[in-house]
RNA sequence: UUCUUAUCAAGAGCGGCGGAGGGGACAGGCCCUGUGAAGCCCGGCAACCUGUUUUAUGCAAGGUGCCAAAUCCUGCGGAUCAUCCGAAAGAUAAGCU
Repeated sequence: UUCUUAUCAAGAGCGGCGGAGGGGACAGGCCCUGUGAAGCCCGGCAACCUGUUUUAUGCAAGGUGCCAAAUCCUGCGGAUCAUCCGAAAGAUAAGCU
């Protein structure tokens, strides 16, 4: 890297530095942002693994991860048609090779 499995409508600062962008790719939307974006530091959350426990369940925060809006919505298919359902794709974790 590929593959497999599970989950993805919850949760997470009115902080410091920084100084114009950002919301994964492409496209169309729609949003956030000088009432301060990205990034870094601190802080926090608890999805998976790990540890612990009364092994129902809680706790811890060690490893990754995450901290606007459902994976922001749509793109493919279906339907009672801007809504819903299902897939596909993606993200995260663990495992095999």

The RNA shown here (SAM riboswitch aptamer (S box leader)) has 97 nucleotides.
The sequence was found by an Rfam model in a public genome assembly.
The prediction has a mean pLDDT of 80.